[in-house]
Predicted 3D model of a 71-nucleotide RNA (transfer RNA) from a Microcaldota archaeon. It matches the Rfam family "tRNA". About the family: Transfer RNA (tRNA) molecules are approximately 80 nucleotides in length. Its mean pLDDT, the model's own confidence on a scale to 100, is 84. The organism belongs to Microcaldota, within Archaea.

RNA sequence: GGGGUUAUAGUGUAAUGGCAACACACGGAGCUCCAGACUCCGGAACGGGGGUUCAAAUCCCUCUGACCCCA
Numbered sequence: 001g002g003g004g005u006u007a008u009a010g011u012g013u014a015a016u017g018g019c020a021a022c023a024c025a026c027g028g029a030g031c032u033c034c035a036g037a038c039u040c041c042g043g044a045a046c047g048g049g050g051g052u053u054c055a056a057a058u059c060c061c062u063c064u065g066a067c068c069c070c071a
Stems, first nucleotide, its partner, number of pairs: 001070007010024004018054001026042005047063005
């Protein structure tokens, strides 16, 4: 220099162009003498910018970061 994969709660992963889901973690309540375990409830996320579309986490372009391949 060229090409490819990838980016989603604090962490790990889902989501056919139409509601952002699950587990752990965290907070609250119940249970308990206390704690743990267990049960119930709750907060929290689509890497930045632009485009296509009635509608974008999803499709396209670009930038940034990570990883891989070629030279």
The RNAcentral record of the sequence draws on ENA.